[in-house]
Context: one part of a larger RNA
RNA sequence: ACGAACGUUGGCGGCGUGGAUUAGGCAUGCAAGUCGUGGGCGGUUACGUGGCGUAGCAAUACGUCGCGUGACUGACCGGCGUAAGGGGUAGUAAUACAUGGGUAACCAACCCUCCAGAUGGGGAUAACCCGUCGAAAGACGGACUAAUACCCAGCGACGUUGCGAGGGGGCAUCUCUUUGCAACCAAAGGUGUGAUUCCGCUGGAGGACGGGCUCAUGUCGUAUUAGCUAGUUGGUAGGGUAACGGCCUACCAAGGCGAAGAUGCGUAGGGGACGUUAGCGCGUGAUCCCCACCACUGGGACUGAGACACUGCCCAGACACCUACGGGUGGCUGCAGUCGAGAAUCUUCGGCAAUGGGCGCAAGCCUGACCGAGCGACGCCGCGUGCGGGAUGAAGGCCUUCGGGUUGUAAACCGCUGUCAGAGGGGAUGAAAGUCAGGCGGGAUCUCCCGUUUGAUUGACAUAGCCUCAGAGGAAGGACGGGCUAAAUUCGUGCCAGCAGCCGCGGUAAUACGAAUCGUCCUAACGUUGUUC
Repeated sequence: ACGAACGUUGGCGGCGUGGAUUAGGCAUGCAAGUCGUGGGCGGUUACGUGGCGUAGCAAUACGUCGCGUGACUGACCGGCGUAAGGGGUAGUAAUACAUGGGUAACCAACCCUCCAGAUGGGGAUAACCCGUCGAAAGACGGACUAAUACCCAGCGACGUUGCGAGGGGGCAUCUCUUUGCAACCAAAGGUGUGAUUCCGCUGGAGGACGGGCUCAUGUCGUAUUAGCUAGUUGGUAGGGUAACGGCCUACCAAGGCGAAGAUGCGUAGGGGACGUUAGCGCGUGAUCCCCACCACUGGGACUGAGACACUGCCCAGACACCUACGGGUGGCUGCAGUCGAGAAUCUUCGGCAAUGGGCGCAAGCCUGACCGAGCGACGCCGCGUGCGGGAUGAAGGCCUUCGGGUUGUAAACCGCUGUCAGAGGGGAUGAAAGUCAGGCGGGAUCUCCCGUUUGAUUGACAUAGCCUCAGAGGAAGGACGGGCUAAAUUCGUGCCAGCAGCCGCGGUAAUACGAAUCGUCCUAACGUUGUUC
C1' cells in the first nucleotide's frame, strides 16, 4: 500500500468502491427501437353527410348500410437504426499494443460546403380473403392490391474506362493539369390553398468524423528447446479485394529464418497509469480513459457505408426444455436475481428530471447507457460520544514496609452549552433549454430559419445553509506492557496448562502462561493473515 479476508467491537455523514474463484449452469422480468409528412389494409371511436327500414300528420327518434374528415390502435410492405452504447479478459508473445512515419496501393452511411439534375413507362408481391398439411413451431397453394419496394427505356458529365496530343512534377512502377474522340452509367416522392424556396431523392468535387493496409523501433521466462520452413522464399501471368501483397491459382527458379536466440514449450490481453522509493529501480495492470480480442463450443457466409455481426441467419456438437414421438425451441462474459464452487464480493429498486444515443418535420417514443436511491466500517476524509468548577483527596478496588500509596478532579455535587442523532417548519439549487399559444423584427419571396418578447409547462432523487422544540440526555472499543518496543505489580499455575514475529519464557518467589489492579498505543475502529515495494 490493498477490489482484500478473518476475529473482537461499532454513533453519524460526505466521496469513492464491491464476483479477483467456475469464460461453470441459469427460472423470471426488463436491456433497440422508431417513422402514418413513404405505402396499402383491418379494428374501435368522434363529427359531418347520404340511402333504406320502423314509429309518427310532421319535426324528429331508433336501427342498419355507405361515403368523407379526424383521433387511437393491430400486424404487414418500405426507410433509418440494430456494426454504437453495455459486458468480459478466454485466446493472443505478435495478424496485438506503444511511439513515430508511409499510402504514387485505399474506403467512407449520417453531417457540412459547392456545382449540376430528377423525363416517360412497366410487371409483381406482403398484408387481407379462401383453402390444404401439422400436436405445436410453422409450411404450402389459389385469388386481389400499394409505395420513397422492384424493373425497363430516354437524356446525360465535372464521373469511369479506352485511344490520342500538349505542359508541369516526382519516388522504379508513376502522378498533376489542359484538350480531342468513343463507350458506359442516375433519380422519388411527401407536406401544403400555394414549393425554385420546407423535408427528402440522384450524379460529381471538397471537408469533417471514422476506418483498412503498410514500415521502423520497443515489448515475459526457458538452450535440461538448436536447428526450422514446400505456398515455404523470390519471379512471370492471371484471379480476387475498397486497396498493395503467395491473399489465391498455374508455371519457373531454389530460396527464406536462426546463438543479436529462429523453431518449440510455459506464462500473459497491451498502454495511459497505479503502489513503493530521496532517486535509480522493483512490483502491479481493479475502478476511470484509449486500443485489441471474445459472445454456449467449432465452422461459414448473407445483408449492408460499415459485421463475418452479444440479445441476426445457416451447418455441426455438447447441454437444457416442450412434444400427440413425427418434430421443434434456447444461449445473462447486458441490469437485477438464482444454484454451484469459494476465505470472499450487493437490490429480482426509482426515473428518463439532467447528460448522451436511435428514429421522427415536429409533438414525441425507446434507452438496466446514464442519473439516482438501497446493502457492505471495503477504503479515504470529516464530526460526535460533552464543557467549566469541584478535596474531608468520599466509598469501593488494588498494593503496602500497616505509616500510607494509587485509581483520582476521576466520581458525587454546582453551573453551562446544544454539534450529530430525534420532532416540526419555511425557502434556495441541480432547469439549461425545449415545447405550446400570441406579439414584433430580419433573412428579396416561403409552409422554412434566426433574433427578441409575454404567458403556460417539465425534478426520479437529493439537499448545503436557516428557524423552532426538548434534554447530558441516544453514542467506546481493541491490541499490547521480558528485549527489539512506548508501558508493572499481586495472586494462581509448577517443563503442567500455556505463550511465541525473532531471541526465547514455564521444572514453587514467572514484570514472558492465566486472572486482577494499574499503565502504554491507536481510536469508530483495533488486531491477525495474505501479497507488493
Molecule: small-subunit ribosomal RNA, 5' domain
Organism: uncultured bacterium